[in-house]
SAM riboswitch aptamer (S box leader) from a bovine gut metagenome, 99 nucleotides, folded computationally. Rfam family: SAM riboswitch aptamer (S box leader). Its family is annotated with regulation of gene expression in the Gene Ontology. About the family: The SAM riboswitch is found upstream of a number of genes which code for proteins involved in methionine or cysteine biosynthesis in Gram-positive bacteria. Model confidence (mean pLDDT): 84 of 100. The sequence is in RNAcentral, with records from MGnify.

RNA sequence: CUUAUCAGGAGUGACUGAGGGAACAGGCCCUGUGACGUCCGACAACCUGCCGUUUUUUUCGGUAAGGUGCCAAAUCCUGCGGCUUGACCGAAAGAUGAG
Numbered sequence: 001c002u003u004a005u006c007a008g009g010a011g012u013g014a015c016u017g018a019g020g021g022a023a024c025a026g027g028c029c030c031u032g033u034g035a036c037g038u039c040c041g042a043c044a045a046c047c048u049g050c051c052g053u054u055u056u057u058u059u060c061g062g063u064a065a066g067g068u069g070c071c072a073a074a075u076c077c078u079g080c081g082g083c084u085u086g087a088c089c090g091a092a093a094g095a096u097g098a099g
Stems, first nucleotide, its partner, number of pairs: 001099006011040001013039003019030003024079004041071001043069001046067003049063004075093001080090003083086001
């Protein structure tokens, strides 16, 4: 840079010990009843593998071994545009996978 997805899912564990929710601004929240982080565990099914299916360089389903990812709140909400004014549609930005 291209492309797909982003309203679902996932802990009464161990260690640590004060901040955290990407950045800026404004809100609203989480947090010593232990946040963030690490490990373990779980969840998920994007890629690989395997199994089944099929119209056989394909489709669909399953599995969860490998590579990622992820485990408060819609990507927590708003920011730009639209009109039907709303948890609305789209854009931007961002996150993740694959290339």